[in-house]
Context: one part of a larger RNA
RNA sequence: AGCGUCUCCAGGAUCUUGACGAAAUGGUUUUAACCGACCCGUCUUGAAACACGGACCAAGGAGUCUAACACAUAUGCGAGUAUUUGGGUGGCAAACCCACAUGCGCAAUGAAAGUAAAUGUAGGUGGGAACCCGCAAGGGGGCACCAUCGACCGACCAUGAUCUUCUGUGAAAGGUUUGAGUAAGAGCAUAUUUGUUAGGACCCGAAAGAUGGUGAACUAUGCCUGAGUAGGGUGAAGCCAGGGGAAACUCUGGUGGAGGCUCGUAGCGAUUCUGACGUGCAAAUCGAUCGUCGAACUUGGGUAUAGGGGCGAAAGACUAAUCGAACCAUCUAGUAGCUGGUUCCCUCCGAAGUUUCCCUCAGGAUAGCUGGAACUUGUACAGUUUUAUCAGGUAAAGCGAAUGAUUAGAGGCAUCGGAGUUGAAACAACUUCGACCUAUUCUCAAACUUUAAAUAGGUAAGAACCGUGGGUUACUUAAUUGAACUCAUGGGUCAAAUGGAAAGUUUCAAGUGGGCCAUUUUUGGUAAGCAGAACUGGCGAUGAGGGAUGAACCUAACGUUCGGUUAAGGUGCCCAACUGCCCGCUCACUAGACACCAUAAAAGGUGUUGGUUCAUUUUGACAGCAGGACGGUGGUCAUGGAAGUCGAAACCCGCUAAGGAGUGUGUAACAACUCACCUGCCGAAUGGACCAGCCCUGAAAAUGGAUGGCGCUGAAGCGAGCGACCGAUACCGGACCAUUAGGGCAAAUGCGAAGCUCUAAUGAGUAGGAGGGCGUGGAGGUUUGUGAAGAAGCUUUGGGCGUAAGCCUGAGUGAAACAGCCUCUAGUGCAGAUCUUGGU
Numbered sequence: 001a002g003c004g005u006c007u008c009c010a011g012g013a014u015c016u017u018g019a020c021g022a023a024a025u026g027g028u029u030u031u032a033a034c035c036g037a038c039c040c041g042u043c044u045u046g047a048a049a050c051a052c053g054g055a056c057c058a059a060g061g062a063g064u065c066u067a068a069c070a071c072a073u074a075u076g077c078g079a080g081u082a083u084u085u086g087g088g089u090g091g092c093a094a095a096c097c098c099a100c101a102u103g104c105g106c107a108a109u110g111a112a113a114g115u116a117a118a119u120g121u122a123g124g125u126g127g128g129a130a131c132c133c134g135c136a137a138g139g140g141g142g143c144a145c146c147a148u149c150g151a152c153c154g155a156c157c158a159u160g161a162u163c164u165u166c167u168g169u170g171a172a173a174g175g176u177u178u179g180a181g182u183a184a185g186a187g188c189a190u191a192u193u194u195g196u197u198a199g200g201a202c203c204c205g206a207a208a209g210a211u212g213g214u215g216a217a218c219u220a221u222g223c224c225u226g227a228g229u230a231g232g233g234u235g236a237a238g239c240c241a242g243g244g245g246a247a248a249c250u251c252u253g254g255u256g257g258a259g260g261c262u263c264g265u266a267g268c269g270a271u272u273c274u275g276a277c278g279u280g281c282a283a284a285u286c287g288a289u290c291g292u293c294g295a296a297c298u299u300g301g302g303u304a305u306a307g308g309g310g311c312g313a314a315a316g317a318c319u320a321a322u323c324g325a326a327c328c329a330u331c332u333a334g335u336a337g338c339u340g341g342u343u344c345c346c347u348c349c350g351a352a353g354u355u356u357c358c359c360u361c362a363g364g365a366u367a368g369c370u371g372g373a374a375c376u377u378g379u380a381c382a383g384u385u386u387u388a389u390c391a392g393g394u395a396a397a398g399c400g401a402a403u404g405a406u407u408a409g410a411g412g413c414a415u416c417g418g419a420g421u422u423g424a425a426a427c428a429a430c431u432u433c434g435a436c437c438u439a440u441u442c443u444c445a446a447a448c449u450u451u452a453a454a455u456a457g458g459u460a461a462g463a464a465c466c467g468u469g470g471g472u473u474a475c476u477u478a479a480u481u482g483a484a485c486u487c488a489u490g491g492g493u494c495a496a497a498u499g500g501a502a503a504g505u506u507u508c509a510a511g512u513g514g515g516c517c518a519u520u521u522u523u524g525g526u527a528a529g530c531a532g533a534a535c536u537g538g539c540g541a542u543g544a545g546g547g548a549u550g551a552a553c554c555u556a557a558c559g560u561u562c563g564g565u566u567a568a569g570g571u572g573c574c575c576a577a578c579u580g581c582c583c584g585c586u587c588a589c590u591a592g593a594c595a596c597c598a599u600a601a602a603a604g605g606u607g608u609u610g611g612u613u614c615a616u617u618u619u620g621a622c623a624g625c626a627g628g629a630c631g632g633u634g635g636u637c638a639u640g641g642a643a644g645u646c647g648a649a650a651c652c653c654g655c656u657a658a659g660g661a662g663u664g665u666g667u668a669a670c671a672a673c674u675c676a677c678c679u680g681c682c683g684a685a686u687g688g689a690c691c692a693g694c695c696c697u698g699a700a701a702a703u704g705g706a707u708g709g710c711g712c713u714g715a716a717g718c719g720a721g722c723g724a725c726c727g728a729u730a731c732c733g734g735a736c737c738a739u740u741a742g743g744g745c746a747a748a749u750g751c752g753a754a755g756c757u758c759u760a761a762u763g764a765g766u767a768g769g770a771g772g773g774c775g776u777g778g779a780g781g782u783u784u785g786u787g788a789a790g791a792a793g794c795u796u797u798g799g800g801c802g803u804a805a806g807c808c809u810g811a812g813u814g815a816a817a818c819a820g821c822c823u824c825u826a827g828u829g830c831a832g833a834u835c836u837u838g839g840u
Base pairs, nucleotide, nucleotide: 039054040053041052042051055840056839057838058837059836060835063342065199066198067197068196069195070194072192073191074190075189076188077187080104081103082102086098087097088096089095108115109114123149124148125147126146127145131140132139133138151182152181153179154178155177156175157174163168202341203340205338209331210330211329212328213327214326220305221304222303223302224301225300226299227298228297231263232262233261234259238255239254240253241252242251243250244249267292268291269290272288273287275286276285307323309319310318344773345772346771347770348769349768354367356365357364358363368512369511370509371508372507373506374505375504376503377502381499382498384497385496386461387460388459389458390457396451397449398448403445404444405443408440410438411437412436415435416434417433418432419431420430421429422428465491466490467489468488469487470486471485472484473483475482515539516538517537518536520534521533523531524530544555545554546553559736560735561734562733563732564731565730569726570725571724572710573709574708578723580722581721583719584718585717592712603697604696605695607694608693609692610691611690612689613688614687615686616685624681625680626679627678628677630654631653632652636648637647660675664673665672737763738762739761740760741759742758743757744756745755774829776826777825778824779823780822781821783820784819785818786817793813794812795811796810798809799808800807801806
């Protein structure tokens, strides 16, 4: 220090009991304040969505039935099983009894002709439970099942004794061949669940297709027969008169009244106002304006043409408010891989958006992931480490290593190419530029590599083991040598660590098969809240605390509840908790203020802070004040002029403490002032170049505006340190509920385990699976009951029970039926479907 037991004290829970008590401490409703809080359903990676459906109420409203098959469970019989076609008995259509046939099963195999399952206790070996012996250790036992080696039957391949009609027969012995076989049967029938398929097949929904009819009262066109159409203008032909002419003919004036001519009414039409109207007067109208108006005119009646058909001065126009193929009925509940909807509760488990294939990409099948059920067992097993061992060619590295790329010089025979000098020429000599060679040098590689990680991966770390001896064999050896397989016998049990209590097997089936995000690695791309991969973790399917806000970030996963402690994150106020302590930095007339994250850069600053380095300085620097700043000389050139100072070149000497052939101001040119430089006073630090903290500039956008707001300045900002405190559904403890697993319990006297009791752990969840319940209609039960002393139903701040679906009960109303339990059965549960009908 822990554990156990006992005693005492304190608190809690439970049980029992008391007190208070008729409106209180309970219930309900209203108002106000505070805290939390976005609208459901749906498709979706993602919905509060500026995505769609949804005013409200009532009633109706969607996985059903049949058949076949598969698996499972239950029951009956069992090498069989199934009566219900038929027969018999019977008060009955019920119930009971029976035979044949038939189905499935009891034999397979082969295309078929056909042939056809014992070497044996229906085999050997290994693993194997119950059970038996034993105090134990251990031994016996060997079912089901699993693994493996044989045997048998059929097929196929290959041999072939015997007999024989010469064509067959087919003993015996074979085969890394093959079968949905045998190997002391397991099936059949019925019922139920789940699943698949076919049927309208969970419900509603097309665009289409087919068959048969009805329409030309609208409208299109033809034909028949009727009807209708002011008033003007213009003035064709013909005719008349007069004139001219030899004549042909012509001119003038009249008359005349032609015309798909003209103005215009009725009529018919419909250009513009894009007027009125636009829940209209009207599912095409009204007003004004406009077109035409004697004909290709308008119109009544009759008649003809009919749906892939008509008719069409042709617009796909019209064909009864319907036309790029009318309407009505039927096939028809047409089909839809598509949209929408799909109805009570609780408990347990719990996904996928990946693989392969598909006329596959809005879908399926297949494997995977998941659930249920069953079986075999009881020490395995492992998202871990260690040790041993194996495979690898990524990262890195390398290129004075191979391959490929690549910079720079240096040196150089022989060889090759270009140019040149000497030479007639020469593989003569020399000069030069390259190639090339040698030793170096610079830089590289997804499809280069000698070398070569980390991580990740495989295998092993024992009983299926280790020895010893024997046996078999057609293999092997010189060989009873070896190898393989076996029999007997000896050994002896966590043969590394850690975790750990369940592990293994079989079978059936749902959903899913649009994904998305983050760290890291990584491909394309200028980039992306872009597209595509890998590992892991998340969201999807998930709430809680924090990040003001938020699918994915941080903390952390959730039964109900009480107490305690923390995480992330915080502690001026909003807002729980220190206006805490300590040390620095920062002033912003746009400060700053916490990961993901909601931006800012290059470049600059004598803002301030800290640092590095180089100089100057008591031989007195820097700054300040003061003095000097001269002479040769107005140097030379140039110029209108140029005296230090427009410009060009040059830039000496003297005297000095020092003073440039001159740093600026200035003058037309001088002058004057000033600086460099020197000195005096003063008395201790000073000047430059860089580095990086905070701050500033750089920094402009459309509604007014966001460190979350207020606000904050020795901070409530930025950078460090130290404490305290607050803070979750996390952790710890108590109580209760449920689930799972494990243990105990029937001896006294009835019932009984579908029970009682103890212990431990666990509790998120969409699609989906399973289990257990609640409720509704109907039927059965020699069932238990209620009801005119008031059933059902309805109403209700009344009371109670259950986690819930729901249930019981009081009161009121009502007036005649109803409920519990055990079973069976189903047209059995609504918020949604632009759902249907009715109402508001």

A computed fold for an 840-nucleotide part of an RNA from Colponema vietnamica, annotated as large-subunit ribosomal RNA, domain II. Its Rfam family is "Eukaryotic large subunit ribosomal RNA". Rfam links the family to the GO terms ribosome and structural constituent of ribosome. The literature on the family includes a 2001 paper in Science by Yusupov et al., "Crystal structure of the ribosome at 5.5 A resolution". Rfam 15.1 lists 107,465 matches to the family in 2,616 species. The coordinates come from a structure-prediction model, not an experiment, and the mean pLDDT is 82.